A computed fold for a 97-nucleotide RNA from a Solibacteraceae bacterium, annotated as Bacterial small signal recognition particle RNA.

């Protein structure tokens, strides 16, 4: 003083945790100012129809929980993987003094 490998440390990247959100699924659910269908009953018509629309159902917005898998973000939660940097440290192995 060069090399190989290793430790500290940082970089990027994958992964899986943990947080959060979607999706699913269950329950509630906007009496009207939501949607669809409108019993009965209104209202137009000599009538045959027709019109508007409550209440019930169905759905929807929202709204609690629940959650395995699947998808999205986050994080110094790893030291888990892979490639890379180097001051410093350590084994080794060459060289010179």
């Nucleotide at each position: 003083c060069c090399c190989c490998g290793g430790g500290c440390u940082c970089c990027g990247u994958g992964c899986a945790a943990c947080g959060g959100g979607c999706c699913g699924c269950c329950g509630c659910g906007a009496a009207c100012c939501c949607c669809g269908c409108c019993a009965g009953g209104u209202c137009c018509g000599g009538a045959a129809g027709g019109a508007a629309g409550c209440a019930a159902c169905g759905g929807u917005a929202g709204u609690g929980g629940c959650u395995c898998a699947g998808c999205c973000c986050g994080u110094g939660u790893g030291c888990c993987g892979c490639g890379g940097a180097u001051a410093c440290c350590c084994c080794g192995g060459g060289a010179c003094c």

Model confidence (mean pLDDT): 77 of 100. Taxonomically the source falls in Solibacteraceae (Bacteria, Pseudomonadati, Terriglobia, Bryobacterales). Its Rfam family is "Bacterial small signal recognition particle RNA". Gene Ontology terms of the family: SRP-dependent cotranslational protein targeting to membrane, signal sequence recognition and signal recognition particle, plasma membrane targeting.